Background:
This is a predicted structure of a 73-nucleotide RNA (transfer RNA) from a Promethearchaeota archaeon. It matches the Rfam family "tRNA". Rfam's curators write: Transfer RNA (tRNA) molecules are approximately 80 nucleotides in length.
RNA sequence: AGGGGCAUUGACUAGUGGUUAUUUCGCCACGCUCACACCGUGGAGGUCCUGGGUUCAAUUCCCAGUGCCCCUA
Numbered sequence: 001a002g003g004g005g006c007a008u009u010g011a012c013u014a015g016u017g018g019u020u021a022u023u024u025c026g027c028c029a030c031g032c033u034c035a036c037a038c039c040g041u042g043g044a045g046g047u048c049c050u051g052g053g054u055u056c057a058a059u060u061c062c063c064a065g066u067g068c069c070c071c072u073a
Stems, first nucleotide, its partner, number of pairs: 001072007010025002018056001027043005049065005
């Protein structure tokens, strides 16, 4: 310099146009226990990286930017 991939709650991750955004772990409360852990039930926590465009409707499609990773020279 050229090409490709990824960005979603504290962490991992699913969802790929249709209105409540998924799972597991972690966190909080309650139950259980003398107590802790395990286990069970419930709950909180997300500007879906940023800006713009397309559309009746965008986390999803298109463009640009930012960050990370990979390949080629």

The sequence is in RNAcentral, with records from ENA.